Notes
A computed fold for a 510-nucleotide part of an RNA from an uncultured bacterium, annotated as small-subunit ribosomal RNA, 5' domain. Its Rfam family is "Bacterial small subunit ribosomal RNA". Its family is annotated with ribosome and structural constituent of ribosome in the Gene Ontology. Model confidence (mean pLDDT): 85 of 100.
Context: one part of a larger RNA
C1' cells in the first nucleotide's frame, strides 16, 4: 500500500444501499414461531323459522311458553386427510465419497404434478366422541354402555403389476436386460357437494427429488512404522427401495503400508472473498449449493421420505412443580435474559408484496419474508456557503523593532438554498379490490448564512517550522534514534501539512 463482521482513543451534519455475538455447540424467565380442512365423519353448543304445545294463571277461551321435532346459519374438543421430513438456526463433530468435479446405476425409490390406460360391483365388525361410574394433589387415566366415516377388515372383478412353468426372437458390460407368446397363482377402490367440480384405485410413462457405486482433486506431524479377526476373499441363508460383511453360519488366510498405511494434531466442504503485474498466498462473515447437528447419548415407530430442532420411548447431567406417591422441561427459531467478552441490536409493524402449508372457495397460519427501530461498522453520494471586499483592521504568534505571518481571511456589499427545520399537495409497488412500509419517497412555496468540522502528523524514511518551557528528568518512538541549557524529535503556543464526517492506534492477512 490494500483488506476487515473489527475492537479502542478524539470528534461527529444528512442520505442511500448493505453488513452486525468472530467468545460459553454456556444456561435460558415470558410471549410468539405449524398449522389447516365442516365439500371426510358422528356429535355437542348457540341462533333463527316453523310445528307441538306441558305446568300455572284466571275474564273457560285466552295467557303463557316446558318439551319434542323439523330446516337453515355459526361455533368447535374428538375421529379422519394433508401438512408438521420444507422453510428458518448453528458447524459441536467430521480428514470422510463429507465436499468438489467427472461418470455409473444390467443394483434402486419417489406423496403432491403432468400425460395415457382402465376401473370404482358387494357385504362386516369395531372405535373415539358422547353417557354413567370411578382413582389422581396434578400430570393423567381405569371400567360398562351407545354411535360415525373418504377409519379398519373380507368377498367379488382384475393387467402391460408381482411371481412361477414353457416357447421363440434380439442385444450386451460377468453376473444379464429387452421383445412376441402360452398358462398358472396373487393383489384395487371412496365417496363429497352448491351439480361447476374436487376426490378413491390399478398400470404405464415422464418431471421433480433423493439413495447407493466409482475415477480424479484439496491439510500438519515419521521426536507416529508397521495396521487389520468380520479382518481381506468365497458358499449359503437373511435384511435392504437396491449393491455389498450390510448382518449371520461354515470353509479359506488373506487385506492395507516409505506412491506415507495405522496413530496423533487440526478443520464443516465448495461457488466465492482478500491481496498479487501473473505464479501463488491467505481465507470460507453475509449471499447461493452440499453436509452434520438439535441438552449429552442410544433406539425405532409413523410415513412417500425422519431415525424427525419447536414427535415418540429409554438412560446421563440440570432446572421446575409436587399433597412426596408422581410429573413437566429443552432458543445452534425471532426478539429477550443472565454469564463470557475488547466486541456485536428491538421482548417493534404487518401479511400489503413474493413465496410456502391447508382448503373447492372464501380464507386461516407463516418471527419465511418484506418492512421500520439501534449501531459512523463498511462503501457510495452531499452539504457545512458562493462572488466581491486592503485601512492588509482588531486579536494572536514572532522580530534583527523597521518589521513579518495568520491574511481575502474577517468584518462590509452583493447574492443563493443542496442538506436539516416550516406549511401546502402526494405516489409507484395493487390486475377490480386489499399497502405494513407511510402521509415515507417525490414535488411545491415561504423563510433565514442561518443548524452542521475535526482528527493526526510536522529529525530522516515522509508533504509540513519557529517561539517558550523542561534539563538523560519528564517523556518520544515503526526503524534510525532524540532528551545532559539555545531540543525543527519531549510538552504547550502560533504557523504549516495530510486526509476528511472522519482521523489515528491496535489486532489479523497479502
Nucleotide at each position: 500500500g490494500g483488506a476487515c463482521g473489527a475492537a479502542c482513543g478524539c470528534u461527529g451534519g444528512c442520505g442511500g444501499c448493505g453488513c452486525g455475538c468472530c467468545c460459553a455447540a454456556c444456561a435460558c424467565a415470558u410471549g410468539c414461531a405449524a398449522g389447516u380442512c365442516g365439500a371426510a365423519c358422528g356429535g355437542a353448543g348457540c341462533u333463527a323459522u316453523g310445528c307441538u304445545g306441558a305446568a300455572a294463571g284466571c275474564u273457560u277461551g285466552c295467557u303463557g311458553g316446558a318439551u319434542a321435532u323439523a330446516u337453515a346459519g355459526c361455533u368447535u374438543a374428538g375421529u379422519g386427510g394433508c401438512g408438521g421430513a420444507c422453510g428458518g438456526g448453528u458447524g459441536a463433530g467430521u480428514a470422510a465419497c463429507a465436499c468438489g468435479u467427472g461418470a455409473g446405476u444390467a443394483a434402486c425409490c419417489u406423496g403432491c404434478c403432468u400425460u395415457u390406460c382402465a376401473g370404482a360391483g358387494u357385504g362386516g365388525a369395531a372405535u373415539a366422541a358422547c353417557g354413567u361410574u370411578u382413582g389422581g394433589a396434578a400430570a393423567c387415566g381405569g371400567a360398562c354402555g351407545c354411535u360415525a366415516a373418504u377409519a379398519c377388515c373380507g368377498c367379488a372383478u382384475g393387467a402391460u403389476a408381482u411371481g412361477g412353468c414353457g416357447a421363440g426372437g434380439a442385444g450386451g458390460c460377468a453376473u444379464c436386460u429387452c421383445c412376441u407368446u402360452g398358462u398358472c397363482a396373487u393383489c384395487a377402490a371412496a365417496g363429497a357437494u352448491u351439480u361447476a367440480u374436487c376426490g378413491c384405485u390399478g398400470a404405464a410413462a415422464g418431471a421433480u427429488g433423493g439413495g447407493c457405486u466409482c475415477g480424479c482433486g484439496g491439510c500438519c506431524g515419521a521426536u507416529u512404522a508397521g495396521g487389520u479377526a468380520g479382518u481381506u476373499g468365497g458358499u449359503g441363508a437373511g435384511a435392504u427401495a437396491a449393491c455389498a460383511g450390510c448382518c449371520c453360519a461354515c470353509c479359506a488366510a488373506g487385506c492395507c503400508g516409505a506412491c506415507g498405511a495405522u496413530c496423533g494434531g487440526u478443520a464443516g466442504c465448495c461457488g466465492g472473498a482478500c491481496u498479487g503485474a501473473g505464479a501463488g498466498g491467505u481465507u470460507g462473515a453475509u449471499c447461493g449449493g452440499c453436509c452434520a447437528c438439535a441438552u449429552u447419548g442410544g433406539g425405532a415407530c409413523u410415513g412417500a421420505g425422519a431415525c424427525a430442532c419447536g414427535g415418540c420411548c429409554c438412560a446421563g447431567a440440570c432446572u421446575c412443580c409436587u399433597a412426596c406417591g408422581g410429573g413437566a422441561g429443552g432458543c445452534a427459531g425471532c426478539a429477550g435474559u443472565g454469564g463470557g467478552g475488547g466486541a456485536u441490536a428491538u421482548u417493534g409493524c404487518a401479511c400489503a408484496a413474493u413465496g410456502g402449508g391447508g382448503g373447492g372457495a372464501a380464507c386461516c397460519c407463516u418471527g419465511a419474508u418484506g418492512c421500520a427501530g439501534c449501531g459512523a461498522c463498511g462503501c457510495c453520494g452531499c452539504g457545512u456557503g458562493a462572488g466581491u471586499g486592503a485601512u492588509g483592521a482588531a486579536g494572536u504568534a514572532u522580530u534583527u523593532c523597521g518589521g513579518u505571518a495568520u491574511g481575502u481571511a474577517a468584518g462590509g456589499c452583493u447574492c443563493u438554498a443542496u442538506c436539516a427545520g416550516c406549511a401546502g399537495g402526494g405516489a409507484a409497488g395493487a390486475u377490480a379490490a386489499u399497502g405494513a412500509c407511510g402521509g415515507u419517497a417525490c414535488c411545491u412555496g415561504a423563510c433565514u448564512a442561518a443548524g452542521a468540522a475535526g482528527c493526526a502528523c510536522c529529525g530522516g524514511c515522509u508533504a509540513a517550522a519557529u517561539a517558550c518551557g523542561u534539563g538523560c528528568c519528564a517523556g518520544c518512538a515503526g526503524c534510525c534514534g532524540c532528551g545532559g541549557u539555545a531540543a525543527u524529535a519531549c510538552g504547550u503556543a502560533u504557523g504549516g501539512u495530510g486526509c476528511a464526517a472522519g482521523c489515528g492506534u491496535u489486532a489479523u492477512c497479502c